[in-house]
RNA sequence: UAAUUACUUCAGGGGAAGGUGAAAAUCCUCGCUGGUGGUAUACUCCACGAAUCACAUUGUGAUCGAACUAGUGAAAUUCUAGUAGCAACAGUAAAGUCUGGAUGAAAGAAGUAUGUU
Numbered sequence: 001u002a003a004u005u006a007c008u009u010c011a012g013g014g015g016a017a018g019g020u021g022a023a024a025a026u027c028c029u030c031g032c033u034g035g036u037g038g039u040a041u042a043c044u045c046c047a048c049g050a051a052u053c054a055c056a057u058u059g060u061g062a063u064c065g066a067a068c069u070a071g072u073g074a075a076a077u078u079c080u081a082g083u084a085g086c087a088a089c090a091g092u093a094a095a096g097u098c099u100g101g102a103u104g105a106a107a108g109a110a111g112u113a114u115g116u117u
Base pairs, nucleotide, nucleotide: 005113006112007111008110009109010108015030017029018028019027031097032096033087034086035048036047037046038045043085044084052062053061054060055059067083068082069081070080071079089100090099091098
């Protein structure tokens, strides 16, 4: 002291707004939010996780939303400017934002110990 093995901790955010109505944080108006890794800094590129379904060897497969233009630059659908768009399932006056599965799980991140080459 790369590896290897074990362990510990961390690991998802957002309306006390207005209107209508018997009733809406769900409709309308206006707000607000954006998991993980990669890459010129990403909710919208690539991939992963989560959720749902099937099989079952707890893994595999399927399914799983959305962005363009211009500028700068060696490099940016990631920065700047402009105008847009998207957000699982169940419950309920129709939900990205409330309640619930979830004080859960996980992609991963940091650290400690061990100690091969």
The RNA shown here (FMN riboswitch aptamer (RFN element)) has 117 nucleotides.
It was read from a public genome assembly, where an Rfam model found it.
The coordinates come from a structure-prediction model, not an experiment, and the mean pLDDT is 85.